Predicted 3D model of a 474-nucleotide part of an RNA (small-subunit ribosomal RNA, 3' major domain) from an uncultured bacterium. The full RNA is in RNAcentral, with records from ENA and SILVA. It matches the Rfam family "Bacterial small subunit ribosomal RNA". Rfam links the family to the GO terms structural constituent of ribosome and ribosome.
Context: one part of a larger RNA
RNA sequence: UGACGGGGGCCCGCACAAGCGGUGGAGCAUGUGGCUUAAUUCGAGGCAACGCGAAGAACCUUACCUGGUCUUGACAUGCCCGUCAUAGUUUUCCGAAAGGAAUUCGUCAGUUCGGCUGGACGGUGCACAGGUGCUGCAUGGCUGUCGUCAGCUCGUGUCGUGAGAUGUUCGGUUAAGUCCGGCAACGAGCGCAACCCUCGUUCCUAGUUGCCAGCGGGUAAUGCCGGGGACUCUAGGAAGACAAACCUCGUGUAGAGGUGGGAAGGUGGGGACGACGUCAAGUCAGUAUGGCCCUUACGACCAGGGCUGCACACGUGCUACAAUGCUUGGUACAAUGGGAUGCAACACCGCGAGGUUGAGCUAAUCCACAAAACCAAGCCCAGUUCGGAUUGGAGUCUGCAACUCGACUCCAUGAAGUUGGAAUCGCUAGUAAUGGCGUAUCAGCAACGACGCCGUGAAUACGUUCCCGGGCCU
Numbered sequence: 001u002g003a004c005g006g007g008g009g010c011c012c013g014c015a016c017a018a019g020c021g022g023u024g025g026a027g028c029a030u031g032u033g034g035c036u037u038a039a040u041u042c043g044a045g046g047c048a049a050c051g052c053g054a055a056g057a058a059c060c061u062u063a064c065c066u067g068g069u070c071u072u073g074a075c076a077u078g079c080c081c082g083u084c085a086u087a088g089u090u091u092u093c094c095g096a097a098a099g100g101a102a103u104u105c106g107u108c109a110g111u112u113c114g115g116c117u118g119g120a121c122g123g124u125g126c127a128c129a130g131g132u133g134c135u136g137c138a139u140g141g142c143u144g145u146c147g148u149c150a151g152c153u154c155g156u157g158u159c160g161u162g163a164g165a166u167g168u169u170c171g172g173u174u175a176a177g178u179c180c181g182g183c184a185a186c187g188a189g190c191g192c193a194a195c196c197c198u199c200g201u202u203c204c205u206a207g208u209u210g211c212c213a214g215c216g217g218g219u220a221a222u223g224c225c226g227g228g229g230a231c232u233c234u235a236g237g238a239a240g241a242c243a244a245a246c247c248u249c250g251u252g253u254a255g256a257g258g259u260g261g262g263a264a265g266g267u268g269g270g271g272a273c274g275a276c277g278u279c280a281a282g283u284c285a286g287u288a289u290g291g292c293c294c295u296u297a298c299g300a301c302c303a304g305g306g307c308u309g310c311a312c313a314c315g316u317g318c319u320a321c322a323a324u325g326c327u328u329g330g331u332a333c334a335a336u337g338g339g340a341u342g343c344a345a346c347a348c349c350g351c352g353a354g355g356u357u358g359a360g361c362u363a364a365u366c367c368a369c370a371a372a373a374c375c376a377a378g379c380c381c382a383g384u385u386c387g388g389a390u391u392g393g394a395g396u397c398u399g400c401a402a403c404u405c406g407a408c409u410c411c412a413u414g415a416a417g418u419u420g421g422a423a424u425c426g427c428u429a430g431u432a433a434u435g436g437c438g439u440a441u442c443a444g445c446a447a448c449g450a451c452g453c454c455g456u457g458a459a460u461a462c463g464u465u466c467c468c469g470g471g472c473c474u
Stems, first nucleotide, its partner, number of pairs: 007474007015464002019427005026319008034310002042053002064305007073128001077127003080123005088105001091102004108118003130294002133292003139288001141283003144279001146277001151190006157166003170181003196271004201239007211228002215226003242265001245259005321420001325379006338367002342361002347356003386417001391412007433456007
């Protein structure tokens, strides 16, 4: 000087408390450990690994295993030789394919006509290629974390023999090293805040594909048509909030409590944004890269298998155990996004998944029933009209191909489960809880995941003694 203390003081945070809903028990999904295996590829490991890399493992992916093959190589550049046969293409045999052996057709452009140049193919050889092989404790870059915590430093001066101190401490105040006051300090930088995006109010401009108040026309009905710019909306601009006004407290400083006005009030809500540094944190398998290692193999191609294996253990989720419910019928209201070898209406067929057909749409124009809610009826507390696992059968779709190992549909079957021990997690408002919808990846899909969108919409916070983490002083 720091770090630490079951030392002290002050102060924060869903940290506790007050509440609401979960996890831990069940079934299933998914990740991991373990076990197994020819292989179950590799990485990630308290918080900060475990629905993580993977925003799509049937083949491919794929890195793993078994078997079959290749050796200048699947890919790049240069040299040498050969062929001009530009590229390519037909057929046969062996074969699972890759590969190997043979074979048919096609016969480039320029030209100073020199097989010269370009371009390409083949061959042998040489340089080399190649490696998801090792080292993240050799690295770059990127990322996580403490933590959106309020801190971390510098110049000059001063103090100290020096390490260093001071400033940054102190009194107030703040979300904040935020600001004010004081002070051997005076200033400054990186952070904080603001400037950026978005939501909430109003105004201006514009009016199609959006809208329809008034006027007219028309229909079984619909902005359907003429038309209109008022309204909604769309998307560009502007205004608006600053503790501005008033009261009280206050060193009448910084600021705090209240009141009014206001769409919004004390950083208005959300986002982007992450200081000096810490963890030899993570990543050599995203890419880059030093060193080491392999070079007829640790490289390359192919077929099949595996990554999906199952006594078990843990994490994260989904569905439930029911009556604030389930079933059946009726009926209302969204937003974000997506859509050309794509989204697909209507009609017809099928109980259904789906099929046939294909209007419209390069999309504010066309396409996709929102569900919970509400109304009505049934069920009457039961392992049930709860719950849907599992299994049998029959199918649909995608795809070369659903055996290992896809999703979905129908019929039958109907398991565990009656609210979950110790323990433990999230959340302070349009939040939790709950309901559906969309998208990326993608032929299809193991999505119950991830990322978004809108609907319905709470309870509670006395307080800071205690648990956890953090800041300042000592």